[in-house]
RNA sequence: CUGUGGCUCGGCGAUGGGGUCCGCCUGAACCGCCUCUCGGGGCUGAUGACUCCUACCGAGCC
Numbered sequence: 001c002u003g004u005g006g007c008u009c010g011g012c013g014a015u016g017g018g019g020u021c022c023g024c025c026u027g028a029a030c031c032g033c034c035u036c037u038c039g040g041g042g043c044u045g046a047u048g049a050c051u052c053c054u055a056c057c058g059a060g061c062c
Stems, first nucleotide, its partner, number of pairs: 010025004016053006032043004
């Protein structure tokens, strides 16, 4: 320095935070979709799921 195994701490699930549950990872899990002449163009959602808050978007009323 590299490989393998175990333990512990932890990390992650396309943009923020809290709670609950689920799944995944050990230097990986994870890093959205469509189209394209690969130069580029178009689109959805703050959730992994549920719920609340914040931000954003649309409509109506005062």
The RNA shown here (Fluoride riboswitch aptamer (crcB RNA motif)) has 62 nucleotides and comes from an Armatimonadota bacterium.
The coordinates come from a structure-prediction model, not an experiment, and the mean pLDDT is 81.
The source organism's lineage runs through Bacteria, Bacillati and Armatimonadota.